[in-house]
Context: one part of a larger RNA
RNA sequence: GAGCGAACGUUAGCGGCGGGCCUAACACAUGCAAGUCGAGCGAGAAAGGGACUUCGGUCCUGAGUAAAGCGGCGGACGGGUGAAUAUCGCGUAGGUAACCUGCCCUUCAGCGGGGGAUAACGGUCCGAAAGGACCGCUAAUACCGCGUACGUAUCCUGGGGCUCCGGCCCUGGGGUGGAAAGCUAGGUAGCAAUAUCUGGCACUGGAGGAGGGGCCUGCGUCGCAUCAGCUAGUUGGUGGGGUAACGGCCUACCAAGGCGAAGACGCGUAGCUGGUCUGAGAGGAUGAUCAGCCACACUGGGACUGAGACACGGCCCACACUCCUACGGGAGGCAGCAGUGGGGAAUAUUGGACAAUGGGCGCAAGCCUGAUCCAGCCACGCCGCGUGAGUGAUGAAGGCCUUCGGGUCGUAAAGCUCUGUGGGGAGGGACGAACCGCCGCUGGUUAAUACCCAGCGGCAUGACGUACCUCCUUAGCAAGCACCGGCUAACUUCGUGCCAGCAGCCGCGGUAAUACGAAGGGUGCAAACGUUGCUC
Numbered sequence: 001g002a003g004c005g006a007a008c009g010u011u012a013g014c015g016g017c018g019g020g021c022c023u024a025a026c027a028c029a030u031g032c033a034a035g036u037c038g039a040g041c042g043a044g045a046a047a048g049g050g051a052c053u054u055c056g057g058u059c060c061u062g063a064g065u066a067a068a069g070c071g072g073c074g075g076a077c078g079g080g081u082g083a084a085u086a087u088c089g090c091g092u093a094g095g096u097a098a099c100c101u102g103c104c105c106u107u108c109a110g111c112g113g114g115g116g117a118u119a120a121c122g123g124u125c126c127g128a129a130a131g132g133a134c135c136g137c138u139a140a141u142a143c144c145g146c147g148u149a150c151g152u153a154u155c156c157u158g159g160g161g162c163u164c165c166g167g168c169c170c171u172g173g174g175g176u177g178g179a180a181a182g183c184u185a186g187g188u189a190g191c192a193a194u195a196u197c198u199g200g201c202a203c204u205g206g207a208g209g210a211g212g213g214g215c216c217u218g219c220g221u222c223g224c225a226u227c228a229g230c231u232a233g234u235u236g237g238u239g240g241g242g243u244a245a246c247g248g249c250c251u252a253c254c255a256a257g258g259c260g261a262a263g264a265c266g267c268g269u270a271g272c273u274g275g276u277c278u279g280a281g282a283g284g285a286u287g288a289u290c291a292g293c294c295a296c297a298c299u300g301g302g303a304c305u306g307a308g309a310c311a312c313g314g315c316c317c318a319c320a321c322u323c324c325u326a327c328g329g330g331a332g333g334c335a336g337c338a339g340u341g342g343g344g345a346a347u348a349u350u351g352g353a354c355a356a357u358g359g360g361c362g363c364a365a366g367c368c369u370g371a372u373c374c375a376g377c378c379a380c381g382c383c384g385c386g387u388g389a390g391u392g393a394u395g396a397a398g399g400c401c402u403u404c405g406g407g408u409c410g411u412a413a414a415g416c417u418c419u420g421u422g423g424g425g426a427g428g429g430a431c432g433a434a435c436c437g438c439c440g441c442u443g444g445u446u447a448a449u450a451c452c453c454a455g456c457g458g459c460a461u462g463a464c465g466u467a468c469c470u471c472c473u474u475a476g477c478a479a480g481c482a483c484c485g486g487c488u489a490a491c492u493u494c495g496u497g498c499c500a501g502c503a504g505c506c507g508c509g510g511u512a513a514u515a516c517g518a519a520g521g522g523u524g525c526a527a528a529c530g531u532u533g534c535u536c
Stems, first nucleotide, its partner, number of pairs: 001536004006532005013385006019378002021343001026341003030338003035073003040070002048061005080296003089221008099213003104209007112146001114144002121136006153176010182201008222268003229259003234256008271293004275286004299318004321332004349375001351374003357371001358369004388418004398409004422477001423473006432464001437459008480525005485506003491520005501508002
């Protein structure tokens, strides 16, 4: 000198864009943060309103609505944190002839025919509650056989090609195993159930793709040698198990190996990176915000479901802690968004909206979304603007200094002439909005002027709530902070008297202190200015 997620002191007008628990991965009251689908399924209230009434009630509506249940998809994303981790964790370059992949895209083939249950519900019962037991009924795109198909997973077996000699690719026979689901819009037929046609959305199997992931390897990745030896599943082999998959990943047996001064092992510290800060560079420091990867979710362990988890707002067990209890037993996990206590020098609102972007579900309308978009608080940072402009010498009054002549604050003020940014008041007022939907027209599809799909025109949709424009108002409401001995830009007077005090270094102060305190004056920055801490 530059920088900062800063803090502290004094001061403080406005706006834009960013940032905001670095400490206790300490404990958490309360609310919200993951649902959705009635176009998979069965079932189905009440309040309210209306009619009747023997005043007990009955019927219609509310409504096939709400709430719940079975089932599907999602809850593995998104959001948080940095505890652990010196590790294939990360970075980079490769490999997988050792692998997986829901939804999405392309393509091929299919969706035949049966069966038995079970929630909800009804009944009985247990419990303070949380919750649970038994009996009975019922449905499905829930579940289970059968048939068929693709296919070749597994076992036996034949042929061809390639090869890194491990195997891989193509092709044939036999055995085992072995798929599926319907719903809906419109039309036609029928009294109806239903059947059928066209369209839409689903479902099953195969091939390919995209995107995502698992695993392996080379190289790189902090300090201490006052850590020098470490190692029994340890190193390798064989058989077996296990996994989507290779592998001591696991297991039985066999061998005795494996690593190490190019630093093993141990101890300490630490999430890694793109980047960020600094620096001429080399380098040094750092890893907040944003982005990629990893790890974690009260602590420790475990699996279940699933395409995917060993799963933050799922399950089970154990510890600690908190809460409820009828003492028998139960409930909980903010390192999601707000918020509270605590710790600390220190870090914000228990706000608004799904309008936009994105995500989940749904054919869709739509619902959900503390992701997100906005607003609030804080000079925490960067940037911009303002606090007036012109004129004005009796150089006014007053302060300070003075050699008492005067000098200086100083065109500064007053006065006069203007302006109206910002602030305040009144009125107008965008972009962010186009999808979806509804209406109309055109085209496609079709047996069809239904339905459906595409295009064009119109209507409607904004949390922020404003930006911006016009008018009114008055110079009126808006300047401080540090410093002035040298380094270092800026000097005098008074007070004090090695006292009180200053101080980054040198050093000032013991009676004329430009160094302490005050005043006047000056210098430097300016909505800031200084101090402290940390990095280069």
Small-subunit ribosomal RNA, 5' domain from a metagenome, 536 nucleotides, folded computationally.